RNA sequence: CGCAACCUUCGGGGCAGGGUGAGUCUGGCGUUCGCUAGCGUGUGAACGGCAGGCAAUUCCCGAUCGGUGGUAUAGCCCACGAGCGGGUUGUCAUAACCGGCAACCUGCACGAUCCGGUGAAACUCCGGGGCCGACCGUAUAGUCGGGAUGAAAGAAGGGUUCA
Numbered sequence: 001c002g003c004a005a006c007c008u009u010c011g012g013g014g015c016a017g018g019g020u021g022a023g024u025c026u027g028g029c030g031u032u033c034g035c036u037a038g039c040g041u042g043u044g045a046a047c048g049g050c051a052g053g054c055a056a057u058u059c060c061c062g063a064u065c066g067g068u069g070g071u072a073u074a075g076c077c078c079a080c081g082a083g084c085g086g087g088u089u090g091u092c093a094u095a096a097c098c099g100g101c102a103a104c105c106u107g108c109a110c111g112a113u114c115c116g117g118u119g120a121a122a123c124u125c126c127g128g129g130g131c132c133g134a135c136c137g138u139a140u141a142g143u144c145g146g147g148a149u150g151a152a153a154g155a156a157g158g159g160u161u162c163a
Stems, first nucleotide, its partner, number of pairs: 006158005017061003023054005029048007063143002065133002067080004075131002083108010113129005135146003
């Protein structure tokens, strides 16, 4: 000086505006039933339609967002990650089971791009058109709330001593 172990930090964005109204609340009206009363009537419940208020970041119009590595610069090419399981081994715990933790293997969900131009080279750039988006909750969600002050693909930096 280099490499490895190891350590530290970082590591996901997004409904402006309008419409509809599932429901729900209030009011008075009607119908039915009950209670009360000698009767008028009073009162309670259910239902019906009427008027008014609230009401979807989920529906409709519209708006808007894009993790990581590779490659001519990529949400839609190749690959990885986040979610939900299954298995093996080790270990912790138990009388035993269930179970916790770690490593490795593995299944499912999970998606979506074309045309023209430039160029040696671009499904990546430029112009145009299109499309996609886990799970749980809730009036049907990429954008709200939640698991998550989590995890992680990875990125950057540090990296002692002895031999």